[in-house]
RNA sequence: GCCCCUAUAGCUCAGUGGUUAGAGCGUACGCUUAGUAAGCGUAAGGUCGAGUGUUCAAUCCACUCUGGGGGCU
Numbered sequence: 001g002c003c004c005c006u007a008u009a010g011c012u013c014a015g016u017g018g019u020u021a022g023a024g025c026g027u028a029c030g031c032u033u034a035g036u037a038a039g040c041g042u043a044a045g046g047u048c049g050a051g052u053g054u055u056c057a058a059u060c061c062a063c064u065c066u067g068g069g070g071g072c073u
């Protein structure tokens, strides 16, 4: 220098062009217990990396940029 993959909750990751964006773990609170752990329940937590465009509608599609990973010379 060229090519590919990737970016979604504190962490690990799902997700589909549409009507509230989800799970597990973690966190807080509660139930349970004599108490702790375990178990159960509830809740908080997200400008879906940034910008532009396509579309009636974009987390999803296109382009550019940024960060991360991999490959080739």
Base pairs, nucleotide, nucleotide: 001072002071003070004069005068006067007066010025011024012023013022018056027043028042029041030040031039049065050064051063052062053061
Molecule: transfer RNA
Organism: Candidatus Pelagibacteraceae bacterium